[in-house]
RNA sequence: CCCCAAAGACAGGGGAGCCUACGAGGCUGAGAAUGGGCCAGUGCGCCCGUGACCCUUCGAACCUGAUCCGGGCAGAACCGGCGUAGGGAGUCUCCAGAUUCGUUCC
Repeated sequence: CCCCAAAGACAGGGGAGCCUACGAGGCUGAGAAUGGGCCAGUGCGCCCGUGACCCUUCGAACCUGAUCCGGGCAGAACCGGCGUAGGGAGUCUCCAGAUUCGUUCC
């Protein structure tokens, strides 16, 4: 100087479903948690914080299309399509290696 697999640091992004006797439970999942707040709407609602988990351009984490289409299930999960679609959050350090220069030794 170039490159950068692995690792680390800091930073950032994201979602939280289905079923039920409305009671807390059950199911799937990496994750379905928890504290507070809001109301013409009281909805298994919405907003904010926190935690866990997942993901960060080699980017199907996640969002849009989408209350999508086919299969499947009690439903969700799941499988295929859509999908070479449109979006989507990153920098640094260490190290391996190569080259060059300097020093020392042979």

A computed fold for a 106-nucleotide RNA from Roseibacillus ishigakijimensis, annotated as TPP riboswitch aptamer (THI element). Model confidence (mean pLDDT): 75 of 100. It matches the Rfam family "TPP riboswitch aptamer (THI element)". Rfam describes the family as follows. Vitamin B(1) in its active form thiamin pyrophosphate (TPP) is an essential coenzyme that is synthesised by coupling of pyrimidine and thiazole moieties in bacteria. Lineage of the source: Bacteria > Pseudomonadati > Verrucomicrobiota > Verrucomicrobiaceae > Roseibacillus. RNAcentral holds the sequence, with entries from Rfam.